[in-house]
Parts: sequence; C1' cells; structure tokens
RNA sequence: CUUAUCAAGAGUGACGGAGGGAACAGGCCCUGUGAUGUCCGGCAACCUGCGGUGCGCGAGCGCCGUGUUGGUGCCAAUUCCUGCGGGUUAAACCGAAAGAUGAG
Repeated sequence: CUUAUCAAGAGUGACGGAGGGAACAGGCCCUGUGAUGUCCGGCAACCUGCGGUGCGCGAGCGCCGUGUUGGUGCCAAUUCCUGCGGGUUAAACCGAAAGAUGAG
C1' cells in the first nucleotide's frame, strides 16, 4: 500500500501494586471489593491442518463443516460514545475518517 472483519464470545485462578479505557478534546465509565500489566486459563476461527463438496485437461480457484497440528489475534462497556458528511424538531439511523486485527 491492497483487501476482509470490527453488535457475538472468553476467569470467583496466581503474581503484583496504581492508575486505566490507542492519540488530542469533550463526555461517560473501570479501579485498594485490587484495576492496567505479566503468567496460567479461556474465546474465536483470519491463515495453516483435517473431512466433505463444486468448477477446471491441469496448475489451481471456490464453498461447507471441524476446532486440533501450528502461526497470529482477542478476553468491561459497539472500536465505550461524540468530534467529519448525510439525516432528524430532537433523536434514531446511514456513511466517512482515524484506529485495531488477519492475509497478501
């Protein structure tokens, strides 16, 4: 940079000890009833694996299932909400941007 997804799911464990929810702003929350983090555990099914199946002369390209062999990822709140555009009396709602993750 391209592309797909982002409304579901995941702990009464151990360590640890003060802030945390990406960045800025505004909200709203979580947190000594121990958060964030690390380990363990778990969730999920993007890639891989396995089984089935469609197309193709073939190399191969799809679809469905499974959730284990491995690689990631994830485990408060929609990506916590808003910020830009559309829409509305106001909302709801739709889209974008930014971000996250996978694959290339």
Model confidence (mean pLDDT): 81 of 100. SAM riboswitch aptamer (S box leader) from Candidatus Heritagella intestinalis, 104 nucleotides, folded computationally. The source organism's lineage runs through Bacteria, Bacillati, Bacillota, Clostridia and Candidatus Heritagella. The RNAcentral record of the sequence draws on MGnify.